[in-house]
RNAcentral holds the sequence, with entries from SILVA. A computed fold for a 1504-nucleotide RNA from a metagenome, annotated as small-subunit ribosomal RNA. Rfam family: Bacterial small subunit ribosomal RNA. Rfam links the family to the GO terms ribosome and structural constituent of ribosome.
RNA sequence: AGAGUUUGAUCCUGGCUCAGAACGAACGCUGGCGGCGCGUUUUAAGCAUGCAAGUCGAACGGGAAGGUAGUGCUUGCACUACUGGAGAGUGGCGAACGGGUGAGUAACACGUAGGUGAUCUACCUUGAGGUUGGGGAUAGCCUGUGGAAACACAGGGUAAUACCGAAUACGUCCAUGGGGGUAAAGGACCAUGGGGAAAGGCGCGAUUGCGCCGCCUUGGGAUGAGCCUGCGGCUCAUUAGUUAGUUGGUGAGGUAACGGCUCACCAAGGCGACGAUGGGUAGGGGGUCUGAGAGGAUGGCCCCCCACACUGGGACUGAGACACGGCCCAGACUCCUACGGGAGGCAGCAGCUAAGAAUCUUCCGCAAUGGGGGAAACCCUGACGGAGCGACGCCGCGUGAACGAAGAAGGCCGGAAGGUUGUAAAGUUCUUUUCUUAGUGAAGAAUAAUAUAGCGAGGAAAUGCGUUAUAGAUGACGUUAGCUAAGGAAUAAGCCCCGGCUAAUUACGUGCCAGCAGCCGCGGUAACACGUAAGGGGCGAGCGUUGUUCGGAAUUAUUGGGCGUAAAGGGCGCGUAGGCGGCUUGGCAAGCUUGGUGUUAAAAACAACGGCUUAACCGUUGGUAAGCAUUGGGAACUGCCUGGCUAGAGGUCUGGAGGGGGAGCUGGAAUUCCUGGUGUAGGGGUGAAAUCUGUAGAUAUCAGGAAGAACACCGGUGGCGAAGGCGAGCUCCUGGCCGGAAACUGACGCUGAGGCGCGAAAGCGUGGGGAGCGAACAGGAUUAGAUACCCUGGUAGUCCACGCUGUAAACGAUGUGCACUAGGUGUCUGUCUGUAGAGGAUGGGUGCCGUAGCAAACGCGAUAAGUGCACCGCCUGGGGAGUAUGCUCGCAAGGGUGAAACUCAAAAGGAAUUGACGGGGGCCCGCACAAGCGGUGGAGCAUGUGGUUUAAUUCGAUGAUACGCGAGGAACCUUACCAGGGCUUGACAUAUACAGUGAAGCGUGUGAGAGCAGGCUGCCACUUUUGUGGACUGUAUACAGGUGCUGCAUGGUUGUCGUCAGCUCGUGCUGUGAAGUGUUGGGUUAAGUCCCGCAACGAGCGCAACCCCUGCUGUCUGUUGCUACCAGGUAAUGCUGAGGACUCAGGCGGUACUGCCGGUGACAAACCGGAGGAAGGUGGGGACGACGUCAAAUCAUCAUGGCCCUUAUGUCCUGGGCUACACACGUGCUACAAUGGCAAGUACAGAGUGACGCGAGACCGCGAGGUGGAGCAAAUCACAUAAAGCUUGUCUCAGUACGGAUUGGAGUCUGAAACUCGACUUCAUGAAGGUGGAAUCGCUAGUAAUCGCGCAUCAGCAUGGCGCGGUGAAUACGUUCCCGGGCCUUGUACACACCGCCCGUCACACCACCCGAGUUGGGGGUACCCGAAGUCGCUUGUCUAACUGUUUACGGAGGACGGCGCCGAAGGUAUGCCUGGUAAGGGGGGUGAAGUCGUAACAAGGUA
Repeated sequence: AGAGUUUGAUCCUGGCUCAGAACGAACGCUGGCGGCGCGUUUUAAGCAUGCAAGUCGAACGGGAAGGUAGUGCUUGCACUACUGGAGAGUGGCGAACGGGUGAGUAACACGUAGGUGAUCUACCUUGAGGUUGGGGAUAGCCUGUGGAAACACAGGGUAAUACCGAAUACGUCCAUGGGGGUAAAGGACCAUGGGGAAAGGCGCGAUUGCGCCGCCUUGGGAUGAGCCUGCGGCUCAUUAGUUAGUUGGUGAGGUAACGGCUCACCAAGGCGACGAUGGGUAGGGGGUCUGAGAGGAUGGCCCCCCACACUGGGACUGAGACACGGCCCAGACUCCUACGGGAGGCAGCAGCUAAGAAUCUUCCGCAAUGGGGGAAACCCUGACGGAGCGACGCCGCGUGAACGAAGAAGGCCGGAAGGUUGUAAAGUUCUUUUCUUAGUGAAGAAUAAUAUAGCGAGGAAAUGCGUUAUAGAUGACGUUAGCUAAGGAAUAAGCCCCGGCUAAUUACGUGCCAGCAGCCGCGGUAACACGUAAGGGGCGAGCGUUGUUCGGAAUUAUUGGGCGUAAAGGGCGCGUAGGCGGCUUGGCAAGCUUGGUGUUAAAAACAACGGCUUAACCGUUGGUAAGCAUUGGGAACUGCCUGGCUAGAGGUCUGGAGGGGGAGCUGGAAUUCCUGGUGUAGGGGUGAAAUCUGUAGAUAUCAGGAAGAACACCGGUGGCGAAGGCGAGCUCCUGGCCGGAAACUGACGCUGAGGCGCGAAAGCGUGGGGAGCGAACAGGAUUAGAUACCCUGGUAGUCCACGCUGUAAACGAUGUGCACUAGGUGUCUGUCUGUAGAGGAUGGGUGCCGUAGCAAACGCGAUAAGUGCACCGCCUGGGGAGUAUGCUCGCAAGGGUGAAACUCAAAAGGAAUUGACGGGGGCCCGCACAAGCGGUGGAGCAUGUGGUUUAAUUCGAUGAUACGCGAGGAACCUUACCAGGGCUUGACAUAUACAGUGAAGCGUGUGAGAGCAGGCUGCCACUUUUGUGGACUGUAUACAGGUGCUGCAUGGUUGUCGUCAGCUCGUGCUGUGAAGUGUUGGGUUAAGUCCCGCAACGAGCGCAACCCCUGCUGUCUGUUGCUACCAGGUAAUGCUGAGGACUCAGGCGGUACUGCCGGUGACAAACCGGAGGAAGGUGGGGACGACGUCAAAUCAUCAUGGCCCUUAUGUCCUGGGCUACACACGUGCUACAAUGGCAAGUACAGAGUGACGCGAGACCGCGAGGUGGAGCAAAUCACAUAAAGCUUGUCUCAGUACGGAUUGGAGUCUGAAACUCGACUUCAUGAAGGUGGAAUCGCUAGUAAUCGCGCAUCAGCAUGGCGCGGUGAAUACGUUCCCGGGCCUUGUACACACCGCCCGUCACACCACCCGAGUUGGGGGUACCCGAAGUCGCUUGUCUAACUGUUUACGGAGGACGGCGCCGAAGGUAUGCCUGGUAAGGGGGGUGAAGUCGUAACAAGGUA
């Protein structure tokens, strides 16, 4: 410090996710030791048991048990004395600390800084002064009573440092007066009057007393506390108004103290947009975590403060409480009970139950530190010190070290070689931290009591007091830490990950299954992503996961973001508060700045040093920042006060332009209607029609009239207005703007939350008006439908007046104002100048282009989206949703404000790029259409396919690009299929071992055959031999074999786009980039063919050419070909001799290049025409197929990875099937006839093939063919008669002398074998069919059409395929349309690329939400009722020790009880509010696998 993820790719915006750190954690796997920390975050839920606050006998009355001694004696009891001191009580101090928890609390609760002149403070400390003299009770105790108990009551009697008078009282308190001081209020001081004290105990000494501890009054200090104030720190405005003791005053009461704290009366205030009130949430801080910081989050341990103690209320006691381990009352809960009544409060330490993902021992000790009491010893102390449990965290240590290659074995990978695990192990040597055993052994302890000694004050002295020194008991931890010795590598390694981010890969298993996953995403048979193994990476007594916080996130932006199109400028103006504000003088000092002082507790953090072996941990020292307060200095800037200025702003005068606004008046054109005339059959409307209208006279036309609405031309990126908006003319009223002049005012300014006003269209209300247009509606069309688009009508509305609504893509999608920053060119309107028509200068508007700059790009660019300032508004992923709800406005429609749950295995978007596509555009091509010729689709048959059937009908090919295709030929074989019968190292290959034998041939039995059984003949080479080599057979082992699967694992081959003209690269240049340029443009071509131009210059694969055939020709060669001349011969024939002329054949060459001429074109490329030529503009044909597309086809040609079968999915055999047949389709053949059929005669090819072959002549058969065999390995012989054609004849339009299917008979040939299932011949039979619906195919010249011939395959079997020649046309105006393609351009929401994408209803399932008759909780308020405890007040009742008066029994003062009253918790009633749960039903939303209906959007998306 970044990274992944939107796309085919790019840049941007933007969210999501990851890497880091942290934790009081939890879970999973694992676990050796030690140190230091931490440990119910959940229900402030409930709690058994024990302990957590007592102590003082030196305050008091007393005193049990026990012990000792004695006495009485009924020998085990009583009594006495001494000792002993328990338990309880009175009294004092403490119990208000310490410990726990965070429910409540948004508050002076906390923090910080102050105030208290408005206060208190026990114990402590330091001063001053006292401590005199009396009295009456009461607990304990005794006796008795009630009760289950808790406990209570009556009588008797007793003490005090308990209680109560009295005396005195320097200080003190109160009142009055004086007094000074203060802004005001106090204290000190003076005077007068009044009020208020006390307690003793112990020690010493002993005639007064002294000491110590207490007690009383009072001053100061310290400590602690109360109260008040400024400032600071959460959220919601969908909480906007709130408040009656409320705000203030006067008086009184009350408190330690100010105060509405309380009460009476008076006034009507107080708080609030700088957020009152209300709701929600929350203890606050020091700090902690994170972060570069600013910030954000947090408040567990430790420290400070607050609050609370089962829930609510209350007071008492006290220095202090409204009191965790006190009291009273109410409530809930639990327990005891004799049912009458009682008891209790772990949010103390342990512990239990429940809850929960989750959090410990019912431990030891007061040895240390601290606290309470005590004079002290000492007692108490779950504070605390320790130990235990828990890897919960941090830190440290260890699990060994060195050597060790045969690189062991094993594992894994690999075909093998080998690699890897890996110096790792083993092994050798060493060490002993840790461990076990034994021993040794610190520190934590300081001192107290006490003793001794010294010193000091005071005293008559002593004890005592103060102080110093020495001695001086005490250890929970603890079998401590540490150390020593012995033993022995001995006791000690796991977890996660390995597709990218992110360090680290292979194999097997699995097969969209099981599973993984933080995001992107993996898994559908070769998974580096699942599981396992091996290996590797990371960390390590831990490692991962989950959760949470900060970071990354500049993703709330103060530091540090944005708003034209990504989310985002308010529709526009006026203006309030607020914010901001020109030049200058003087002053002030609030901000600002610079010092001092105080504070900012400690701990923490930081630095240095130090202590535990180190570290964590701990200690000592140091220092800073920031805040607040206070006090000095400064005066530039801001502010405030004051004086001035004119550049901002405004005013005055004078000119100017304008659809600016309002009102009134006027006008013509058009439309419709009405009246009349002319006139006759249509009009109207559309893509085409119809509805509609018209013979009752329309449309058309003429004249007249009426009505309403809108204002052609001018008219213009022209004008005006803040925006909405404004358009005939004239008049009146009126707003704004601009220019010019100048001697006025003097900052009066800018912006603007709320607020107010204006605000298109549509809509609403009332009243008018209504010509045209025209939602709704009706009808007609269109359509599968058509609640639409089109047409005919037509109501609201559109218009006017008044009122409401308040929204728009209210857009420049661009807030307002001011300033600054190159230009050029239009236009509107001023002024100045001018050569006065031009031009120039300078203002104000409005456009275009453009520099710098900005911007993601597009673009903006003085009219900024540039550079700055001021102020306002708004944004923070998409959806849900501008929805719900609340509030508010509105008559309503609806508007304003405006969420959340949930969802997205993460995007949604902007701009631009390349493609693809378009029922977008332009240019161009192709038998693409058109123009023609002939077909298919109808018939019969052949053949292939689908389907069906079957035991099997083997498999593949399936739009174009499958379907006479693989197959160039299924009777057996082929053959892969089916049935049955067999074989198992196999039908076939290689190797090894062993055994045997030549190989092989012939025939026999059995069987369907394979096979099985057995017989005969026969016998290799080498070698001296046992033998060896090769071959064969058998056995055994490796293995063979598979037309089994996967063409979506592959190679190879092939089809198609397409013989279309394209596809790319290097360098350069442009762009942030994807990319572009080149390759676009102007011409031209069959062509990215060529030329020209050009930030491109070149190049490659394609095109073309090079190759083959064919067309013309030269030359060479000349048999088997040829035959002109010569000769011979025949019935005839190059038949023969001979010849190379010709034809022909085969080699090698030539020829054609837009070369020549004319024209066009740009002086080009090229095109048009012509000449010559066999051929002319690629002469014709073929081979040749760019980058790529279709996961196109083929695992069944072959090859091949993986998987599968192995007495079978292999292999052999017999028979069957691939030939089935209701049907559908493709491709063909033959026809339907006279351009024909039949018969007779007759002519002319080319290219091929032939030895298991072609087979002549001859003979036989009607024929297929047979017999026979000449010739020929073929320019020699054969197949082999070419046919259409031509010449005649016949048929005469008919299901025929057309057509030949089908069927019957007889045959031929091939072949072991023609039944299933061959071809052919012949005789007989003679079906459909009379030119074929919608639709559709081929072909542009030697082509179509038509005619025959040959070949491959092949024993036999083509209507198919591949070739060959014969005869031989028609038409092409042209490119509008259909199809396909190329180039440029445009739009795009497509990129699996239009066979794309995508919307809504409906149906189903699930989820959350809203409304909801109700129902049920919680909380707050208000009113009223009841009213506990208790304080306060009153009190005529009852009782009454202290004091007191008279006086012995009463009274007074006072008190207690009772009663009454105010207040008052819980409870009740009523009402309304807030907020949950649940709910019949209703509603929309989201999600879901391929559901239904349509086709709305994206292209002109087919109606922008």